RNA sequence: AACGAGCGCAGAGAAGAGACCCGGCCUCAAAAACCGGGCACCGAAGGUGCAAACCUGUCUGCAAGGCAAAGCCAGGCGAAUCUCUCAGGUAAAAGGACUCUGUCCUCGCU
Repeated sequence: AACGAGCGCAGAGAAGAGACCCGGCCUCAAAAACCGGGCACCGAAGGUGCAAACCUGUCUGCAAGGCAAAGCCAGGCGAAUCUCUCAGGUAAAAGGACUCUGUCCUCGCU
């Protein structure tokens, strides 16, 4: 240098579901945002939960010391676009997992 991986940054793409109802606030009067209440929905910010494998322990077994396969039980670790719907969201805007391109840094490889 090339290649691979990871975090960050930039650009592009990116789904789903009520422009819901009541009150407050604001205002000349409204809407939006915000606050409170109500019913219905979505899953792709974030977060929750866990399968196998793996690890540990106890009981059973071997004469004892001790060792120990398998099994049961208990615990640990343990993934997601699964799950829960806490949070967030349900016209547009914003946000958005993820994908691609570029780039800084770090690590690896020859």
This is a predicted structure of a 110-nucleotide RNA (Glycine riboswitch aptamer) from a Chloroflexota bacterium. The sequence was found by an Rfam model in a public genome assembly. Its mean pLDDT, the model's own confidence on a scale to 100, is 79.